[in-house]
RNA sequence: UAAAUAAAGUGGCAAACCUGCCGAAAGGUUGGGACGCAAAGCUAUAGUGCCUUAGCAGAUAUUCUGUAUGGUUGACUGGCCGCAACU
Numbered sequence: 001u002a003a004a005u006a007a008a009g010u011g012g013c014a015a016a017c018c019u020g021c022c023g024a025a026a027g028g029u030u031g032g033g034a035c036g037c038a039a040a041g042c043u044a045u046a047g048u049g050c051c052u053u054a055g056c057a058g059a060u061a062u063u064c065u066g067u068a069u070g071g072u073u074g075a076c077u078g079g080c081c082g083c084a085a086c087u
Base pairs, nucleotide, nucleotide: 003087012037013036017032018031020029021028022027035074041080042079043078046077047076048075049072050071051070055067056066057065058064059063
């Protein structure tokens, strides 16, 4: 320096839930809070999946159906870049 492997720390991240804000919603975010995580770091302007349906289109029309250009990397895969220990 590279690769593979198993494990985990007085360090890191933070599910549900509560709270303020943003949003049509899904969801995001602030503070709290920890179910978990060795990439639970970045990438949705990478593929598949999943969530939502504002707008648009249609219909049997106070509604319903379809659709992402809205989201999700803590669904999986890929890409990029990393920490500690041992061999």
The RNA shown here (c-di-GMP-I riboswitch aptamer) has 87 nucleotides.
The coordinates come from a structure-prediction model, not an experiment, and the mean pLDDT is 80.